[in-house]
Molecule: Pistol ribozyme
RNA sequence: GGACGUGACGGCGGCUCAAAAAAGUGCAUUAAGCCGCAAGAGUUUCCCCGUUUUUGGGGGAAGGUUUCA
Numbered sequence: 001g002g003a004c005g006u007g008a009c010g011g012c013g014g015c016u017c018a019a020a021a022a023a024g025u026g027c028a029u030u031a032a033g034c035c036g037c038a039a040g041a042g043u044u045u046c047c048c049c050g051u052u053u054u055u056g057g058g059g060g061a062a063g064g065u066u067u068c069a
Base pairs, nucleotide, nucleotide: 001016002015004013005012009036010035011034025069026068028066044062045061046060047059048058049057
C1' cells in the first nucleotide's frame, strides 16, 4: 500500500492476495455482526401474497443487543 472485520466518514484491529482472526479492560448479555455518529442492509417479531412439497421467495409495518464496574 491492499483487501478484510455490513456499508459512508473516522477510529481500532489483525492478515498479506485471501478472507479469516483481533479490534481500552473485565465479567457478562443479545438473534443483533469491533467502536463513534448518522444511516440502515443483515439479524428479530407481526401481517399479507404466492410457491411448491418445498423448507426457500416477494412486499409492508415495527425495531435495529444491553447492563455494571